[in-house]
Molecule: transfer RNA
Organism: Gemmatimonadales bacterium
RNA sequence: GCCCGAGUGGCGGAAUGGUAUACGCGGCGGACUCAAAAUCCGCUGACCGCAAGGUCAUAAGAGUUCGAGUCUCUUCUCGGGCA
Repeated sequence: GCCCGAGUGGCGGAAUGGUAUACGCGGCGGACUCAAAAUCCGCUGACCGCAAGGUCAUAAGAGUUCGAGUCUCUUCUCGGGCA
């Protein structure tokens, strides 16, 4: 230099172009216990807000589309292959 794959909440990891983040781990609160462990229940992206609610968010930017994590283009990062 060329080719291929990957990048998603704190972490792992799903998601057919149709509510962004299922499920697990972790965290917080509760139940149980003399107390704990284990187990069970609830909540858990970020920011603003007393709340109701609002805004933003799938590496970055642009495009296609009524609608994009998903399709197209460029760039960045990581991994692999060829030379």